[in-house]
RNA sequence: CACGUCAAAGGCAAACUGCAGGCAACUGCAGGACGCAAAGCCACGGGUCCCGCACGAACGGGAUAGCCGGGUUGCCCGCA
Numbered sequence: 001c002a003c004g005u006c007a008a009a010g011g012c013a014a015a016c017u018g019c020a021g022g023c024a025a026c027u028g029c030a031g032g033a034c035g036c037a038a039a040g041c042c043a044c045g046g047g048u049c050c051c052g053c054a055c056g057a058a059c060g061g062g063a064u065a066g067c068c069g070g071g072u073u074g075c076c077c078g079c080a
């Protein structure tokens, strides 16, 4: 440095509900746990979703990191 995860100490928080923001996707806070060894962060590539505006295509603007890839940072424990 990389890979794996028995134990231990902790962490995050899906769906859903309430309040709020947004045309919307979706987001924040609170409750709540489906799960997660990066389910920490980043919209760079792809995917998906929303809007412009519609039957569409193209193009433009946005969202999603718990869709995949990639980048980057990283606590604790342990006969290991």
Base pairs, nucleotide, nucleotide: 011036012035016031017030018029019028020027021026034066040072041071042070044069045068046067047064048063049062050061051060052059

A computed fold for an 80-nucleotide RNA from Zoogloea sp., annotated as c-di-GMP-I-UAU riboswitch aptamer. The coordinates come from a structure-prediction model, not an experiment, and the mean pLDDT is 86. Its Rfam family is "c-di-GMP-I-UAU riboswitch aptamer". Rfam links the family to the GO term cyclic-di-GMP binding.